A computed fold for a 1535-nucleotide RNA from a Gammaproteobacteria bacterium, annotated as small-subunit ribosomal RNA. Rfam family: Bacterial small subunit ribosomal RNA. Its mean pLDDT, the model's own confidence on a scale to 100, is 85. RNAcentral holds the sequence, with entries from SILVA.
RNA sequence: AGAGUUUGAUCCUGGCUCAGAUUGAACGCUGGCGGUAUGCUUAACACAUGCAAGUCGAACGCGAAAGCGCCUUCGGGCGCAAGUAGAGUGGCGGACGGGUGAGUAAUGCAUAGGAAUCUGCCCAGUAGUGGGGGACAACUAUCGGAAACGGUAGCUAAUACCGCAUACGCCCUACGGGGGAAAGCGGGGGAUCUUUGGACCUCGCGCUAUUGGAUGAGCCUAUGUCAGAUUAGCUGGUUAGUGGGGUAAUGGCCUACUAAGGCGACGAUCUGUAGCUGGUUUGAGAGGAUGAUCAGCCACACUGGGACUGAGACACGGCCCAGACUCCUACGGGAGGCAGCAGUGGGGAAUAUUGGACAAUGGGCGAAAGCCUGAUCCAGCAAUACCGCGUGUGUGAAGAAGGCCUGCGGGUUGUAAAGCACUUUCAAUCGCGAAGAAUAAAGGGCGGCAAGGUUAAUACCCUUGCUGCUUGACGUUAGCGAUACAAGAAGCACCGGCUAACUCCGUGCCAGCAGCCGCGGUAAUACGGAGGGUGCAAGCGUUAAUCGGAAUUACUGGGCGUAAAGCGCACGUAGGCGGUCAGGCCAGUCGGAUGUGAAAGCCCUGGGCUCAACUCGGGAACUGCAUUCGAUACUGUCUGGCUAGAGUUUGGUAGAGGGUGACGGAAUUCCAGGUGUAGCGGUGAAAUGCGUAGAUAUCUGGAGGAACAUCAGUGGCGAAGGCGGUUGCCUGGAUCAAAACUGACGCUGAGGUGCGAGAGCGUGGGGAGCAAACAGGAUUAGAUACCCUGGUAGUCCACGCCGUAAACGAUGUCAACUAGCCGUUGGGAGGAUUUACCUUUUAGUGGCGCAGCUAACGCGAUAAGUUGACCGCCUGGGGAGUACGGUCGCAAGAUUAAAACUCAAAGGAAUUGACGGGGGCCCGCACAAGCGGUGGAGCAUGUGGUUUAAUUCGAUGCAACGCGAAGAACCUUACCAGCCCUUGACAUCCCGCGAACUUUCCAGAGAUGGAUUGGUGCCUUCGGGAACGCGGUGACAGGUGCUGCAUGGCUGUCGUCAGCUCGUGUCGUGAGAUGUUGGGUUAAGUCCCGCAACGAGCGCAACCCCUAUCCUUAGUUGCCAGCGAUUCGGUCGGGAACUCUAGGGAGACUGCCGGUGAUAAACCGGAGGAAGGUGGGGAUGACGUCAAGUCAUCAUGGCCCUUAUGGGCUGGGCUACACACGUGCUACAAUGGGCAGUACAGAGGGCCGCCAACCCGCGAGGGGGAGCUAAUCCCAGAAAGCUGCUCGUAGUCCGGAUUGGAGUCUGCAACUCGACUCCAUGAAGUCGGAAUCGCUAGUAAUCGCAGAUCAGCCAUGCUGCGGUGAAUACGUUCCCGGGCCUUGUACACACCGCCCGUCACACCAUGGGAGUGGGUUGCUCCAGAAGUGGUUAGUCUAACCCCGGAUCUUCGGAGAAAGGGAGGACGAUCACCACGGAGUGAUUCAUGACUGGGGUGAAGUCGUAACAAGGUAGCCCUAGGGGAACCUGGGGCUG
Repeated sequence: AGAGUUUGAUCCUGGCUCAGAUUGAACGCUGGCGGUAUGCUUAACACAUGCAAGUCGAACGCGAAAGCGCCUUCGGGCGCAAGUAGAGUGGCGGACGGGUGAGUAAUGCAUAGGAAUCUGCCCAGUAGUGGGGGACAACUAUCGGAAACGGUAGCUAAUACCGCAUACGCCCUACGGGGGAAAGCGGGGGAUCUUUGGACCUCGCGCUAUUGGAUGAGCCUAUGUCAGAUUAGCUGGUUAGUGGGGUAAUGGCCUACUAAGGCGACGAUCUGUAGCUGGUUUGAGAGGAUGAUCAGCCACACUGGGACUGAGACACGGCCCAGACUCCUACGGGAGGCAGCAGUGGGGAAUAUUGGACAAUGGGCGAAAGCCUGAUCCAGCAAUACCGCGUGUGUGAAGAAGGCCUGCGGGUUGUAAAGCACUUUCAAUCGCGAAGAAUAAAGGGCGGCAAGGUUAAUACCCUUGCUGCUUGACGUUAGCGAUACAAGAAGCACCGGCUAACUCCGUGCCAGCAGCCGCGGUAAUACGGAGGGUGCAAGCGUUAAUCGGAAUUACUGGGCGUAAAGCGCACGUAGGCGGUCAGGCCAGUCGGAUGUGAAAGCCCUGGGCUCAACUCGGGAACUGCAUUCGAUACUGUCUGGCUAGAGUUUGGUAGAGGGUGACGGAAUUCCAGGUGUAGCGGUGAAAUGCGUAGAUAUCUGGAGGAACAUCAGUGGCGAAGGCGGUUGCCUGGAUCAAAACUGACGCUGAGGUGCGAGAGCGUGGGGAGCAAACAGGAUUAGAUACCCUGGUAGUCCACGCCGUAAACGAUGUCAACUAGCCGUUGGGAGGAUUUACCUUUUAGUGGCGCAGCUAACGCGAUAAGUUGACCGCCUGGGGAGUACGGUCGCAAGAUUAAAACUCAAAGGAAUUGACGGGGGCCCGCACAAGCGGUGGAGCAUGUGGUUUAAUUCGAUGCAACGCGAAGAACCUUACCAGCCCUUGACAUCCCGCGAACUUUCCAGAGAUGGAUUGGUGCCUUCGGGAACGCGGUGACAGGUGCUGCAUGGCUGUCGUCAGCUCGUGUCGUGAGAUGUUGGGUUAAGUCCCGCAACGAGCGCAACCCCUAUCCUUAGUUGCCAGCGAUUCGGUCGGGAACUCUAGGGAGACUGCCGGUGAUAAACCGGAGGAAGGUGGGGAUGACGUCAAGUCAUCAUGGCCCUUAUGGGCUGGGCUACACACGUGCUACAAUGGGCAGUACAGAGGGCCGCCAACCCGCGAGGGGGAGCUAAUCCCAGAAAGCUGCUCGUAGUCCGGAUUGGAGUCUGCAACUCGACUCCAUGAAGUCGGAAUCGCUAGUAAUCGCAGAUCAGCCAUGCUGCGGUGAAUACGUUCCCGGGCCUUGUACACACCGCCCGUCACACCAUGGGAGUGGGUUGCUCCAGAAGUGGUUAGUCUAACCCCGGAUCUUCGGAGAAAGGGAGGACGAUCACCACGGAGUGAUUCAUGACUGGGGUGAAGUCGUAACAAGGUAGCCCUAGGGGAACCUGGGGCUG
C1' cells in the first nucleotide's frame, strides 16, 4: 500500500466482498510446562447454608456454669475457677470498606471558576474541667403469649440524664443589655492527712467552650455532554419582587401579597436510548466505536413512601408504613431481603471454590496487649488473554520397506525413518534450601543498658540509641544439586482466483461447497477420501462484535450538463458574507508568564525478576480551561471621511413585456335564395356517412365563434411560465449618452410571500372549427388501437380554486479575471469615395475555436476554465416518491417522507461487432429477359412414418434424403431367432506333444464331433532350433459397445466471397483507431491519386495441368503427299511431308493507334493476330463461423462387457407397406413412332481377362477357338444425323407399367430376393394447382459411348467421353445471398436477441382493518398508612419554677404530701403525601376474520408495450377509457 466483482472488451460512477488489528468472548477439533493478568456482557430473576462490623472492664452496675479442692447433718455448703463467660447501661464505629448499573439526557458527569456554609476523629492556640439532683435498664418478683416479644410492681451505677455556679474568647442585640459549658478514668508517688477506699502532688488519657488549620461534605455559575421536527410551541410556584418561614448555608426551597412574566428554530416541550469520566480499541492523522478489569464521581440496595439518630444517612447486612413474594404458626400472630464472599436453582452460546490466613497492606475499637475484618494477601478451577520454554541434536543413501503418482523409465514422501554417536532444558524421583525475598529504622511485643524530656522525685510515663529473644497463610515456595531414560510431550486450518500451497480416486446439477466471484449435469486442482504441499503452532479454525481499508458523509478530504444530485421562477425576514481612507478600543487572533489539567495508562529513558510479559524510579506529554501581562497587521466594534459597488435626476432608443377597450379582413361551418345533376366524401383498398325530399360544385346575401397567413429571422421582449392582425388608454422593465446628486444604501437568502404551460375542478356565459369519452365502418387470429365517418365534455370569456410538466441550457444567484475569428439585434462615437461602407464602443443573441477543465461526450468571456460569497440538493439498485402521520385542496390530488424484505449489481460515456419492416454505393443465373424441367402419371431409388423377432447403424434447413453404399440372394452384416465355443477367429510370451499337410467314411441344418488313409520334410556344433499344427496355464486377446459435447485426422458450408491480419510510427487515459477510410478504377484490399502513416504477411492475380495456333526433335503398333507393287485392306516396298503421338520451344503483354479520364490507374473503339483484354476449362479454398459431420474408414483418452456387449454356424432381416417427401428414368407423341438403307467420334477397359472369324438359336445365349499383357488383338454395331417408305391426332402403329407363359446366364444356392431374352397382356398418362429448380456458349437442350464397384445384379445412380447444338440479358425498382461506408441500439448465446404488464400457483415481509389484550403517560376526582409540621376543649406527667409547711432538728435549718405553672408524653384533629380506585384523553407494542399492493420463485396462460423509424418515434405532466401490457385527447421535451 491494495485486491475481487457490472462489460465481448474499455474508461468512469457506484455499491457489495476480502486481506489487517482488536475482544471480559462463545463453539468445533486438539492439548506438555511455567510466569503475569482476567473470568454472569443474559434474569436490578429467586435464594437453602456458612461467613462478610464490631470493639472498649483504663466509663458503669450486675454476674454464672462445667471442672477442681475442702467440708457435709448427704439436703447441700464453702473456696478456686472468676469479677471469667455472658447479657445489660454507656462511648466510639455500623454514612468507611465491599457490590451493582436498575434509574438518570441532567437535582448527573467533565473542565474552569465562585460565595452564603458545616465538618466526629486529627494538628496548633486560648480558657476551663466547681458544686448538686432525679431517674431508667440489667436484676428481683409476677403476669400474658405457641413464638417473636411484651405488661405491671420494686431495687440500682455511671464518662447516661437534668438544673445551679463560673464565661477570656463565643452567640443575640433596638447597643441599653441579654444568653449559654463540662465527666471523669488510669499509672506513679517523697512529705502531710485518712473512714485505708483515698485526699493531695504529678503524669497520661478523657471532657467543656472557643479560634485557626487540615480533611471531608453541602450549595451556586459558565461551557461541553446521544438520536428523532412524521415531537413546534411549552410553562401557574410558572418568571420576577417584597414581607415572613425554613435550612449548616444561598435560593419559589415553602408561604402571603404584587407584577405578567420566563423558555423556544443557536431546537423549548415530548418520545426513544444511555450511568459519566480518566481511559480502552482502531486509525498516518483528523476521526470512529466503546466505557469489562484498575482509578475518580454519581445513583441504587426486594418495589414504593417516610422520617429518626448522628459530625455525617433519609442509612446494602438500622427503624416505621404500604405492596408483591417466601418461610414459621398452637391461625391469635410473627420472621425475611446475597446488586458483600463462597454457593444453589433459573435464564443463557457463555463465565470459577460453600478453600487458607490476618504473616503483609489497610480499616474499626482500645492506653495497650489484643479482638474483628470473604477489604486484602494467598491458594484452587478455566489455553480466556498476553509472554516465555520444550517436544531433541549431529551423523546417516541401500536414496530401505510401506504409501501415493506414473509417460512404467521412474518420481515423491526423504536424511525423513531405521542404524550410529551425543545432550537432558521442562516434566519425574531424591536431597539441599526452614537460603534469599516480601522484611526492616518493623513507628510490634517481652527483657537489659545508656542518654534526654517531665517532675519535688533517681517513681511512672514519653523520646532516642545499642543489644538479646520472638512472629509466615502461601509452602512439599523460588532457586540449587544429584539420578536415569530420547526417554513423557503436535495439532489445527487451508491448497479455483483474491491468497502461500496439486495430483489420484469416488460422485455425476445428486450428495454437497461457498467470504465475494462462483464450483457440481462422467475425465471436478472448487464436493467426499487419500498422497503430497502451504500457513500458523499448544494451539488452530469458525461464529459474533468494533475500527480500518471506505476520499463509501469528504473538517483534514467528495460531488450535482448526460452517472444519485440546482428548488419551476422571483421578491424578501432571520442568518451568513461584504468597497476605500484615517483614528480609538482590543472581543476574535498571536505571544509570554502563572495556576490547573488526580494517580494509573500511552511515549521516552534507567532499574528488578535468567529474557519477556509484568513491575519500580525519573522525564515528557495531557494538543484543554482559567487568570494575568503584552502585540494591533487582519476580522470585529465605535467615530469621522471618500466614490470605483449600488441607486436617483435629465434627454434619447428598440421591443409579440403586461392590463383593458374599439375596429378589420381572409378562411371554416351554418342559414336563405339562384344555377345545376348524380354522385359526393374518404382510403393502402374500402365501408360507415351525405345525396333525386336535389348533395358535392358554383354565385349572391346573412349569422356566429375562434384564430390572426405573408412580414417571420439560431430576430425581439419578459424573472420564469410565456408573448404575434390594427389601434386608443393605463402600466412595468431594459439600454445608450452626458452631466449632477446620495454616500456602501450591497450580495445571497432557511422559514415566508407572490407569480406559475396544459390538463382538471366550481359558478355563470359562449360554442364556428377541433376533439378525450362514446357510436359506427374498416384492418386483424383478436383490435377495447393505429385509418375513416360522426361526436360530448373541453378548448373561448368572467370570477374563484389547483400548483404540477422532459416547468430543460436536464447547467442556482451575484461578482472578478483569463487568446482570437465570423455572423446578427438595439444605442453611441469617429472616418469616408456620404442611400447601402469602414473603424471603434456598449448592451444582448448565435456559430467556431486557444489555454484550461472533463470518465468521455463535450464546455470554452452567455464556461462545464481560474477564484470569492450565499442558498438548495446527492450518498448502490429495487421496495418507493410508496405506506403511516402531519399540512394544503371542493375533489383529483399536491407536499413532507420511511421501514421490513430483496439483489450484486443498477448506471454514464465511449469502442468493436451483430442486427434494423435505417440510409448510400456495388456484386452474384439474385431478380428480370429466355430455354428446359420438377410439383400431376407409371416405375426406379433414398428418407420419414408405420409395421416387425429384426426391419443394424449413421447423415436431418440451405450444407440429410440415387448421401456413407464405386454393387445387401449366402458372404458382406454390424440386426433378429435358434444351435454351439470360452486364452478364444486374430497378436506376443511359457509348457507339453506332433513335421506341416492330406484321403475317405459316419452323425448333424451347419458350426462341430467321431473314426480313418497317406506323409514324416528343412537347418544343426547332434544338445537342439525354425516354420506350422494340436493340447494346457495365465498374463492377455476381442468389442461396428457409449461419448464427434474429451480428441487427432479428414470433410461440408459461408465462398473462389475479397477479404483477414501484423511490425514500426502516430492519435486516444483506455477498449481501440489509423494503415484497410476518401476520389476514381477493377473480376479482385486489382491498380492509380490523395492522406500520419510507412512497410509487410495470409488471401486475389501469376507460377502448375488440359485445351486452342505455330515451330522444332523423334517416327512404331500410328500416318500416306509424291514414287512403285497389290490379293485393293497403308496390304507391301518405301517415305518423314501431313494427321497423330509426346518431349522441348514460340505466342498475348492493354505491347501499338485513336478517344475519354486528372498528363494517373483504367475504360471504350480499332489494327494486327489462331487466340484480346484473367482466351476457355481444371487444380488451387485466407483469418475464421456453424461445440456443423464422422469414435461405423482409420487412429485415440476415458467409461463399460469378459462362459459375453467377444467368437462360430444355419435360417431370417436390412428388399416389409394405409401413407408423406426428396432425387431420377420413361412418357403423354408427328421437330414424333415404326421399318429399311447408310455416315461420322472421343475417352476408356482387358490374362481367374477381353474374346475375333465361323457354326447353332427369333433372341438372351451356346459351341468354337484365332489374336491380344494391347497406338498392333478384342470389348465395338456409336446414337441422334442423312435417305426412302409408313402411320394422320386416336389413349393411337403414342406410352410402356402390370400380369401370364416359355427360356438364357451367373452363382454351392435366384422362394423370400438377381439380371436378361422371346411370346402374350397393354395400366396410368393427352404437358401437370399452389409452389419451385437448373442454365449466359460449344453453355442449355438433346444423342449415344466408356469405366469403377462387380460371380451376377436390381445402374434409370455415379464418374468420365465425345456428336448435334440454341434463345436471351432493357436493366438493378423488387425477392434471396454477399461486400464496403454510414446511422440508431436497452442486442453481445449477438433479432431464432432483448423485454413489459395482467392472470394462475407457492413462499416471505409489510400497509389497512370491526376490534381485542398489554405497557407508559397527561388531566379531573375519590381515598389517605407510616411520618413530619401546626392546633388541641381529653388523659397522664421524676428533675425546673411557684406555693405549701406535715415531720425532723444540733434550732442555724432541713423538709414530705396535696395544689398550680413551664415543658413533655399519649390521644384527637388539620395540612402535605405513597399505595390503591374511578372517569376521560394521548402514545406505543402485540394480536385480528377479511383485504391492498410489494418481493422472490422451474420450462405455466394471454398478448407484444419498450429497445432499430421496434414496425403508430419515444418520453414528461394531466384527464378519460380499456383483460393486460397500454390507447386516445391537451400542452411540453429531444434523451